RNA sequence: GCCGCCCUAGCUCAGCUGGUAGAGCAACGCAUUCGUAACGCGUAGGCCGUGGGUUCGAAUCCCAUGGGUGGCU
Numbered sequence: 001g002c003c004g005c006c007c008u009a010g011c012u013c014a015g016c017u018g019g020u021a022g023a024g025c026a027a028c029g030c031a032u033u034c035g036u037a038a039c040g041c042g043u044a045g046g047c048c049g050u051g052g053g054u055u056c057g058a059a060u061c062c063c064a065u066g067g068g069u070g071g072c073u
Stems, first nucleotide, its partner, number of pairs: 001072007010025004019056001027043004049065005
């Protein structure tokens, strides 16, 4: 330098062909227990790397750009 993949909650990741953003773990509260852990119930937490564009509507499509990662030279 060229080609590809990834970036979504604190962490690990889903999100099918554009149509109101989810799970597990973690955190917090309650219940249970002599008490702790585990188990059970519940709550909070993200405008989807960033900036534009298309569209009635974008995490999803297009362009630019940042970071990470794999391959080739």
Transfer RNA from Candidatus Gracilibacteria bacterium CG17_big_fil_post_rev_8_21_14_2_50_48_13, 73 nucleotides, folded computationally.
Rfam family: tRNA. Rfam classes the family as a transfer RNA.